A computed fold for a 342-nucleotide part of an RNA from Proteomonas sulcata, annotated as small-subunit ribosomal RNA, central domain. It matches the Rfam family "Bacterial small subunit ribosomal RNA". Gene Ontology terms of the family: structural constituent of ribosome and ribosome. Its mean pLDDT, the model's own confidence on a scale to 100, is 83. The full RNA is in RNAcentral, with records from ENA.

Context: one part of a larger RNA
RNA sequence: CUGGGCGUAAAGCGUGUGUAGACGGUUGUUGUCGUUAAAGAUUAAAUCUUAAUAUUGAAUAUUAAGUUAUUUUUAGUACAAAUAACUUGAGUGUUAUAGAAGAUAAUAGAAUUUCAAGUGGAGAAAUAAAAUUCGUAGAUUUUUGAAGGAAUAUCGAAAGCGAAGGCAGUUAUCUAUGUAACAACUGACGUUAAUGCACGAAAGUGUGGGUAGCAACCGGGAUUAGAUACCCCGUUAGUCCAUACCGUAAACAAUGAGUACUCAUUCUUGGAUUUUUUUUCAGGGAUUUAGCUAACGCGUUAAGUACUCCGCCUGAGAAGUAUGCUGGCAACAGUGAAACUC
Numbered sequence: 001c002u003g004g005g006c007g008u009a010a011a012g013c014g015u016g017u018g019u020a021g022a023c024g025g026u027u028g029u030u031g032u033c034g035u036u037a038a039a040g041a042u043u044a045a046a047u048c049u050u051a052a053u054a055u056u057g058a059a060u061a062u063u064a065a066g067u068u069a070u071u072u073u074u075a076g077u078a079c080a081a082a083u084a085a086c087u088u089g090a091g092u093g094u095u096a097u098a099g100a101a102g103a104u105a106a107u108a109g110a111a112u113u114u115c116a117a118g119u120g121g122a123g124a125a126a127u128a129a130a131a132u133u134c135g136u137a138g139a140u141u142u143u144u145g146a147a148g149g150a151a152u153a154u155c156g157a158a159a160g161c162g163a164a165g166g167c168a169g170u171u172a173u174c175u176a177u178g179u180a181a182c183a184a185c186u187g188a189c190g191u192u193a194a195u196g197c198a199c200g201a202a203a204g205u206g207u208g209g210g211u212a213g214c215a216a217c218c219g220g221g222a223u224u225a226g227a228u229a230c231c232c233c234g235u236u237a238g239u240c241c242a243u244a245c246c247g248u249a250a251a252c253a254a255u256g257a258g259u260a261c262u263c264a265u266u267c268u269u270g271g272a273u274u275u276u277u278u279u280u281c282a283g284g285g286a287u288u289u290a291g292c293u294a295a296c297g298c299g300u301u302a303a304g305u306a307c308u309c310c311g312c313c314u315g316a317g318a319a320g321u322a323u324g325c326u327g328g329c330a331a332c333a334g335u336g337a338a339a340c341u342c
Base pairs, nucleotide, nucleotide: 004313005312006311007296008295012310014199015198016197017196021192022191023190025086026085027084028083029082030081032080034079036075037074038073039072040071041070042069048066049065050064051063052062053061054060089189090186091185092184093182094181095180096179097178098177101175102174103173104172105171106170107169108152113147114146115145116144117143118142123134124133160167161166204245205244206243207242208241209240213239214238218234219233220232221231256309257308258307259306260305261304264287265286266285267284268283269282270281271280272279291298292297315342316341317340324335325334326333327332
């Protein structure tokens, strides 16, 4: 390389966008780079194949033909190509409609904490039990008022939306998207996507703010043989905001994207339709036939049947290590071996 694979055995990039490339709907015409057929030309020697001769045979030698490759002419038109059209793919439009989709601003009520004043007078808090801790300098409790930060009970759901990460009080403004019906417009404008570009939880980093609660680190108290832990009392980064980095996760459905085809039953969200019973399109779930699978299981949301394109895998450990390079303020990230052992 061929072949075989990627839910759980090694293997789907975290997600999108899109360049090159690869692949690509229906009909007519042309007959051209290709492709197919026929005829012709060329194709040193040797080699290769076939046949004949020489040799007992083999090796070998001689002769003839062929193979192969290039090229000319003519013909064919399924595929490819060019060209002319088409409307089913794709997009636009119109009318409806859905949602925690995003950004910015404003605002609401519970609750925790702190502060002030009143009340009241000895405990409170914690735990398996305690102690550290708070409290006669008046705590805990209770009433009123104030401050400030963060998060939004019920509704709430196997629900909904988003490419993924993810998204939840309310209102306003701006932005994006899906779905259904119609079939008015464009007329293959499509699919995938190396390199690239953008987005990307949490933690972490720089600068400037903010800090109620919680809480790595740290300090105490316990437990214990010890206890650098589990439990308790405190508490700083952080968690929040703005801005700039980082670029990773069991980033999981451990399942790449797209198209077509292939039994039933049932629940549910949003449309259209309906003789009020349904039918149909797009999602979200459950059971299951055929089929597939090593089994588990998957099963119209396929891991079934096929096609197109990309990514990735090739015994275990050494190892996601070493080295080099690239990116980063750093932390680290990306790329990524071998010796050796079994």